A computed fold for a 71-nucleotide RNA from an Elusimicrobiota bacterium, annotated as transfer RNA. The prediction has a mean pLDDT of 80. It matches the Rfam family "tRNA". The family's RNA type in Rfam is transfer RNA. Rfam links the family to the GO term triplet codon-amino acid adaptor activity. The sequence was found in a public genome assembly.
[in-house]
RNA sequence: GCGGGUGUAGUUCAGUGGUAGAAUGAAAGCUUCCCAAGCUUUAGAUGUGGGUUCGAUUCCCAUCACCCGCU
Numbered sequence: 001g002c003g004g005g006u007g008u009a010g011u012u013c014a015g016u017g018g019u020a021g022a023a024u025g026a027a028a029g030c031u032u033c034c035c036a037a038g039c040u041u042u043a044g045a046u047g048u049g050g051g052u053u054c055g056a057u058u059c060c061c062a063u064c065a066c067c068c069g070c071u
Stems, first nucleotide, its partner, number of pairs: 001070007010024004018054001026042005047063005
C1' cells in the first nucleotide's frame, strides 16, 4: 500500500427498517445482631460524519480505532 472483518450499558454478548434487550457490575431500599446470600426499585449504551427513507443501530459512502491476510 491492497483486501476482509469487528465496533451496542463500566464489562461480556444478543438484536431487528418502526420507543434497544439479557447477564454481570453500580446506587438505593427490604431482610439479617453483622457480613455474605436473597428480594424489589433506579440510572446507565448503538465509534464519528454524511446519504437513502415518512422513519436508520440496521441499508449505502467516507473516516477513526482494533484484528486477520497479502505484498